[in-house]
RNA sequence: CCGUUCCUUCGGGGUAGGGUGAAAUUCCCAACCGGCGGUGAUGAGGCAAGGCCUCUUAGUCCGUGACCCGUUGCUUGAUUUCAAGUGACGGUGGAUUUGGUGAAACUCCAAAGCCGACAGUAAAGUCUGGAUGGGAGAAGGAUAUG
Repeated sequence: CCGUUCCUUCGGGGUAGGGUGAAAUUCCCAACCGGCGGUGAUGAGGCAAGGCCUCUUAGUCCGUGACCCGUUGCUUGAUUUCAAGUGACGGUGGAUUUGGUGAAACUCCAAAGCCGACAGUAAAGUCUGGAUGGGAGAAGGAUAUG
């Protein structure tokens, strides 16, 4: 210095204004938002420095979490197979093009698009709810160990 283990903390944003209507932050016009890790030609900084290092750069690329579904273990209730809770494993899982520069860009620059679990409710990415939950992961610390 790196890995493992344990502990603590952190870990999601957003309908302005207007129309119709008995009723809509749900429809219509319009507005607004973008989890986590990776990649990365951006930007910034450092270095006896001409190439390295550090920080930083994607909602739509790669992977992943929440939600949903299935299998299964355990617990509780019920009793012939079901319900609830919880753990493990597996599955499903949305969306981008055009132009420019260039050796190289779905990441840069310009423009125009597109997407967003479930339940409730006048049809919801933005309200309310499960959720004071879970969580990808991030930071710090500790004993031990490799």
Overview:
The prediction has a mean pLDDT of 79. The RNA shown here (FMN riboswitch aptamer (RFN element)) has 146 nucleotides and comes from Salipaludibacillus keqinensis. The organism belongs to Salipaludibacillus, within Bacteria. The model forms 100% of the base pairs in the Rfam consensus.